[in-house]
RNA sequence: GCAUCGAAAAGGUUAACUCACAGCGAUGUGGGGGCGCAAAACCACGGGUCUUCCAUGGGGGAAACAGCCAGGUUCCCGAA
Numbered sequence: 001g002c003a004u005c006g007a008a009a010a011g012g013u014u015a016a017c018u019c020a021c022a023g024c025g026a027u028g029u030g031g032g033g034g035c036g037c038a039a040a041a042c043c044a045c046g047g048g049u050c051u052u053c054c055a056u057g058g059g060g061g062a063a064a065c066a067g068c069c070a071g072g073u074u075c076c077c078g079a080a
Base pairs, nucleotide, nucleotide: 012037013036017032018031019030020029021028022027035067041073042072043071046069047068048065049064051062052061053060054059
C1' cells in the first nucleotide's frame, strides 16, 4: 500500500402488539410502539412457507411473504 473482517461514532429503519382503512384471505398502507437489523435498502427469476380457486388422484391457476434460504444490484463510517 492492497484485500478481508467489523469496534466506535454519526445517522437510518422498525419486529411483536395496538388503532384505522383495504382485501375472500395470506397480507398491505398510515399512526402509535421497538424485538432487532451493515445491508432488516431494492428485486418474487430459483427453493421454501402461507392464502385462495379448480380438481380429487396425482396435480393445475392466481395471490402474499425480501425480517426464511439462495442469488443480483446499490450503500454510511473506518479502530483492533
The RNA shown here (c-di-GMP-I riboswitch aptamer) has 80 nucleotides and comes from an Anaerolineales bacterium. It matches the Rfam family "c-di-GMP-I riboswitch aptamer". Rfam links the family to the GO term cyclic-di-GMP binding. The sequence was found by an Rfam model in a public genome assembly. Its mean pLDDT, the model's own confidence on a scale to 100, is 84.